[in-house]
RNA sequence: GGGCCGCUAGCUCAUCUGGGAGAGCGCGACAUUCGCACUGUCGAGGUACGGGGUUCGAGUCCCCGGCGGUCCA
Repeated sequence: GGGCCGCUAGCUCAUCUGGGAGAGCGCGACAUUCGCACUGUCGAGGUACGGGGUUCGAGUCCCCGGCGGUCCA
């Protein structure tokens, strides 16, 4: 320098064909316990890497840039 993959909650990751943004863990409250842990219920938590474009509508499609991983040179 080039090819490919990835970037979504604090962490690890889903989101099949464009139409309600979610799970597990973690965190908080409550229940349970003498107390803790476990377990259960409820809840908080998101500029979806940045910008532009297409569209009635974009996490999802197209373009440019950034970062990370991997392969080739």
Record summary:
This is a predicted structure of a 73-nucleotide RNA (transfer RNA) from a Chloroflexota bacterium. The sequence was found in a public genome assembly. The coordinates come from a structure-prediction model, not an experiment, and the mean pLDDT is 85. Its Rfam family is "tRNA". Gene Ontology term of the family: triplet codon-amino acid adaptor activity.